A computed fold for a 109-nucleotide RNA from Mucilaginibacter sp., annotated as SAM riboswitch aptamer (S box leader). The source organism's lineage runs through Bacteria, Pseudomonadati, Sphingobacteriia, Sphingobacteriales and Mucilaginibacter. Its Rfam family is "SAM riboswitch aptamer (S box leader)". Gene Ontology term of the family: regulation of gene expression.
RNA sequence: UAAUUAUCAAGAAAGACUGAGGGAAAGGCCCUGUGAUGUCUUAGCAACCUGUACGCCAUAGGUAAAAAGGUGCUAAUUCCUAUCUGUAGCAAUACAGAAAAGAUAAUGU
Numbered sequence: 001u002a003a004u005u006a007u008c009a010a011g012a013a014a015g016a017c018u019g020a021g022g023g024a025a026a027g028g029c030c031c032u033g034u035g036a037u038g039u040c041u042u043a044g045c046a047a048c049c050u051g052u053a054c055g056c057c058a059u060a061g062g063u064a065a066a067a068a069g070g071u072g073c074u075a076a077u078u079c080c081u082a083u084c085u086g087u088a089g090c091a092a093u094a095c096a097g098a099a100a101a102g103a104u105a106a107u108g109u
Base pairs, nucleotide, nucleotide: 003107004106005105006104007103008102013042014041015040016039017038021031022030023029026081027080028079043074044073045072048070049069052064053063054062078101083098084097085096086095087094088093
């Protein structure tokens, strides 16, 4: 780093240092000196891997819970929209579904 599979409407923040941007990208709309971003510390959420309990001859698969470990995450639905289809509408547009893109995990070249 290509690729495959799964999930993405829920959940969970304080401090220290730094000091102006940030929310992937375009538009919108937001957050931000009442401190963005980044690093670190501590805490938490969650249950992808792992582990635990149940169950099973066993494997796979399943259910439950979250003490330990590997990741991840802790403003806004992935913040919303973009492409396609359908419905309503004169239209602007609205709603619904699907895709694309992205993020994360596991596998893996």